[in-house]
RNA sequence: UGAGUGGGUCGGGCGGUCGCUCUGUGCUGUGAAAGCACAGGGAGGAAAGUCCGGGCAGGGCAGGGCACGGUGAUGGCUAACGGCCACCCGGGGCAACCCGAGGGAAAGUGCCACAGAAAAUACACAGCCCUCUUGAAGCAGAUUGCUGCGGCAGUCUUUCAACGGUAAAGGUGAAAUGGUGCGGUAAGAGCGCACCGCGACUCUGGCGACAGAGUCGGCACGGCAAACCCCACCGCCUGCAAGACCAAGUAUGCCGGUUGUUCGGCCCGAACGUAACCCGGCGGGUAGGUCGCUUGAGCCGGCUGGUAACAGUCGGCCCAGAUAAAUGGUCGCCUUAAACAGGACCCGGCUUACAGACCCGCUCAGCUU
Numbered sequence: 001u002g003a004g005u006g007g008g009u010c011g012g013g014c015g016g017u018c019g020c021u022c023u024g025u026g027c028u029g030u031g032a033a034a035g036c037a038c039a040g041g042g043a044g045g046a047a048a049g050u051c052c053g054g055g056c057a058g059g060g061c062a063g064g065g066c067a068c069g070g071u072g073a074u075g076g077c078u079a080a081c082g083g084c085c086a087c088c089c090g091g092g093g094c095a096a097c098c099c100g101a102g103g104g105a106a107a108g109u110g111c112c113a114c115a116g117a118a119a120a121u122a123c124a125c126a127g128c129c130c131u132c133u134u135g136a137a138g139c140a141g142a143u144u145g146c147u148g149c150g151g152c153a154g155u156c157u158u159u160c161a162a163c164g165g166u167a168a169a170g171g172u173g174a175a176a177u178g179g180u181g182c183g184g185u186a187a188g189a190g191c192g193c194a195c196c197g198c199g200a201c202u203c204u205g206g207c208g209a210c211a212g213a214g215u216c217g218g219c220a221c222g223g224c225a226a227a228c229c230c231c232a233c234c235g236c237c238u239g240c241a242a243g244a245c246c247a248a249g250u251a252u253g254c255c256g257g258u259u260g261u262u263c264g265g266c267c268c269g270a271a272c273g274u275a276a277c278c279c280g281g282c283g284g285g286u287a288g289g290u291c292g293c294u295u296g297a298g299c300c301g302g303c304u305g306g307u308a309a310c311a312g313u314c315g316g317c318c319c320a321g322a323u324a325a326a327u328g329g330u331c332g333c334c335u336u337a338a339a340c341a342g343g344a345c346c347c348g349g350c351u352u353a354c355a356g357a358c359c360c361g362c363u364c365a366g367c368u369u
Base pairs, nucleotide, nucleotide: 001365002364003363004362005361006360007359008358009357010356012334013333014332015331016330017329018328020042021041022040023039024038025037026036027035028034044340048351049350051349052348053347054346055345056239057238058237059236068235069234070233071232072231074086075085076084077083088102089100090099091098092097103230104229108228109227110224111223112222125170127166128165129164133162134161135160136159137158140157141156142155143154144153145152146151178196179195180194181193182192183191197219198217199216200215201214202213203212204211205210243291244290245289246288252283253282254281255280256279257278260272261271262270263269298317299316300315301314302313303312304311305310
């Protein structure tokens, strides 16, 4: 200098002016409401998706099991997690580094398109081979027997085929029952051997996943479990429109009074009714209001422990709480002012979106000193 890789910070600033919302204080107001003045606070790194986990709330619940859902190497962190840290294994990359739902396929069931002979208790299309068995060809060579010396017959070598042997090389596929080499064989083959791979056992190192070494075994039945399933562990259901409280009505239920009818000569009383009006009381509860609501696994800084995630301790700080929903409009300057995008109970994560600016670590290549 170029290429790459990992992580972090910010993501408009200042001023003028006009507005919105919340809190506090003061004034007007009997009070409440409301208004005015002053002071202070007022979206994000993702507030998003609502995908996990927890708090909180209501309901359910003796205990256990089934069903259903989730997770899946090891050690740790944490309130908890499917998150994070460290490490292991496998894969990719020259490297920094990145990716992995990373238990079980020898319990069972199922699936494996196309192509291919064959997709699983493997198979045999084409090819290769005739060692054994059988048949045919042929008489070129060797040899044996017979001979009337012309030949005839048999065996072997030779050629072909059947039965058979074979799975190395070929082609197909995502995947074909270990790989390379030597020997071996009719041709071949873990058939034998060496190395690699695989498995079992032992020893050593490590908390552990695991790694290394040695010995033994020719090797043992392809893949898929984000297919059913098996194993281990975890999990009750619903969510702040949860839930609690106050509570208007010429909405409505009940009770009492009043009133009406009947019984009765009348009163008291009883029964029925209360259809209409009125009075009083009670209940549920609509509109509406209040709480939940923001001081919290909080934020910032220092120190200590830890490789780290994180934990402990000390000091400082209070940092939106709206409810049809506030945080905005406009002007000037900063070269130009822009990306993704806005709370709605809270918190820890993950994932996704993002113009631009800045910082730090590391790797590779080239050049210069």
Model confidence (mean pLDDT): 75 of 100. Bacterial RNase P class A from a Planctomycetota bacterium, 369 nucleotides, folded computationally. It matches the Rfam family "Bacterial RNase P class A". Rfam classes the family as a ribozyme. Of the family's consensus pairs, 94% are formed in the model. It is recorded under the gene name rnpB. The RNAcentral record of the sequence draws on ENA. The source organism's lineage runs through Bacteria, Pseudomonadati and Planctomycetota.